[in-house]
């Protein structure tokens, strides 16, 4: 020096499994239909719509408006879902490097 083999260590594209951020979807929107409640009230239910889309479609505060009647309005702030991207965290393993042993 070159080869097999057992171990260590590092690094590994893709594969997994987690977390986070972003982008699309959707405005956590909206009609309709019953039924409740009335300034100490303003709400339950159901049924569609709405997304190349499965799922949700509430919560909390704050204003306004209804002078008691059947209607509510407007703001803030806060997610879960589908996909797609993109960081990071491990894990299995494969392979590449080098230490060592034989």
């Nucleotide at each position: 020096c070159c080869a097999a083999u057992a171990g260590a260590a590092u690094a590994u594209a893709g594969c997994u499994a987690g977390a986070c951020u972003c982008g699309u979807a959707u405005a956590a929107u909206c009609a309709c239909a019953g039924g409740a409640a009335u300034a100490u009230g303003g709400c339950c239910u159901g049924u569609a719509a709405g997304u190349c889309u499965c799922u949700a479609c509430c919560c909390a505060a704050g204003a306004a408006c209804c002078g008691u009647a059947a209607a509510u309005u407007u703001u803030u702030g806060g997610a879960c879902u589908a996909c797609g991207a993109g960081u990071u965290u491990g894990g299995a393993a494969u392979u590449a490097u080098c230490c060592c042993a034989u």
A computed fold for a 102-nucleotide RNA from Paenibacillus sp. 32O-W, annotated as Purine riboswitch aptamer.